A computed fold for a 349-nucleotide part of an RNA from an uncultured bacterium, annotated as small-subunit ribosomal RNA, central domain. Its Rfam family is "Bacterial small subunit ribosomal RNA".
[in-house]
Context: one part of a larger RNA
RNA sequence: CUGGGCGUAAAGGGAGCGUAGGCGGCUCAUCAAGUCAGAUGUGAAAUCUUUUGACUCAAUCAGAAGGCGCCAUCUGAUACUAGUGGGCUUGAGAGCAAUAGAGGGAAAUGGAAUCCCCAGUGUAGCGGUGAAAUGCGUAGAUAUUGGGGAGAACACCAGUGGCGAAGGCGAUUUUCCAGGUUGUUCUGACGCUGAGGCUCGAAAGCGUGGGGAGCGAAGCGGAUUAGAUACCCGCGUAGUCCACGCCCUAAACGGUGGACACUAGAUAUGGGAGGUAUCGACCCUUUCCGUGUCGAAGCUAACGCUUUAAGUGUCCCGCCUGGGGAGUACGGCCGCAAGGCUAAAACUC
Numbered sequence: 001c002u003g004g005g006c007g008u009a010a011a012g013g014g015a016g017c018g019u020a021g022g023c024g025g026c027u028c029a030u031c032a033a034g035u036c037a038g039a040u041g042u043g044a045a046a047u048c049u050u051u052u053g054a055c056u057c058a059a060u061c062a063g064a065a066g067g068c069g070c071c072a073u074c075u076g077a078u079a080c081u082a083g084u085g086g087g088c089u090u091g092a093g094a095g096c097a098a099u100a101g102a103g104g105g106a107a108a109u110g111g112a113a114u115c116c117c118c119a120g121u122g123u124a125g126c127g128g129u130g131a132a133a134u135g136c137g138u139a140g141a142u143a144u145u146g147g148g149g150a151g152a153a154c155a156c157c158a159g160u161g162g163c164g165a166a167g168g169c170g171a172u173u174u175u176c177c178a179g180g181u182u183g184u185u186c187u188g189a190c191g192c193u194g195a196g197g198c199u200c201g202a203a204a205g206c207g208u209g210g211g212g213a214g215c216g217a218a219g220c221g222g223a224u225u226a227g228a229u230a231c232c233c234g235c236g237u238a239g240u241c242c243a244c245g246c247c248c249u250a251a252a253c254g255g256u257g258g259a260c261a262c263u264a265g266a267u268a269u270g271g272g273a274g275g276u277a278u279c280g281a282c283c284c285u286u287u288c289c290g291u292g293u294c295g296a297a298g299c300u301a302a303c304g305c306u307u308u309a310a311g312u313g314u315c316c317c318g319c320c321u322g323g324g325g326a327g328u329a330c331g332g333c334c335g336c337a338a339g340g341c342u343a344a345a346a347c348u349c
Base pairs, nucleotide, nucleotide: 004320005319006318007303008302012317014200015199016198017197021193022192023191025088026087027086028085029084030083033081034080035077036076037075038074039073040072041071048066049065050064051063052062053061054060091190092187093186094185095184096183097182098181099180103177104176105175106174107173108172109171110154114150115149116148117147118146119145120144121143125136126135162169163168205246206245207244208243209242210241214240215239219235220234221233222232257316258315259314260313261312262311265294266293267292268291269290270289271288272287273286274285275284298305299304322349323348324347331342332341333340334339
């Protein structure tokens, strides 16, 4: 080195782009590096295998034959792999046409609600709860009408619906950017994966400056209770919002890495294309791309998975190896800090 695994038992990196590397479609020719065959050299002896003999046997000792990874040189073979040259179109990509979408950035606008302010009507309560109280209110509240202002979020549509690599994305309009799907033409293997690396990355948190309606960690008060540092109620700071810069973690989950090929079906739904039909739409049918449910073979310890595989195979990466100690210490790198990443051992069961 060769082994077994990773949905739930330990184990898929949070996600993408991509360097080195690994691997790579169909076909023709060439070459002979890998590969295979033969020859020669080398492969000391002992040891090992087979066999013969010696010590009464055995261990042991001696003789003979065989074997000995690898390596070098020469001569051949050419299926596969590599190299070189040529061709192909199904993988991949590009152009054109069409098309769906909460995909991303920026700007502008809108209505409902909430709160605050001003004015009118109006009078003694309002609010809250299991019941209350704190709280608000005769300095006129709650309720109601009119006017003004502020910030945040976008009811209905809304759907096991759509889009995005993931995180995630939901009012409307404009604008900029990106990806997908379908049809068709072209290029002609240009591909897959990806150690390092780079970029993105919910919430909370941090820095500077704004903003602050509602909600609301901390905090204060009222209740409850044996107590109540809680659950319930009244307030309420940070925060939540914006700009710029950090942080880089999650049950970042489908607890399922990516790519490709193959392997019964049924049904629902989103987006296209073709056919049939029709005045047209619907219907019916074929096909491609998604999203679900059920299910055969198969797989699985079982649960379950099943063309969106956890089935059958190939390629590449990541990861696991008893529990605790411990995702900790130390060291290193990163960070303003909080902390993050990498990552043991003693000891113990």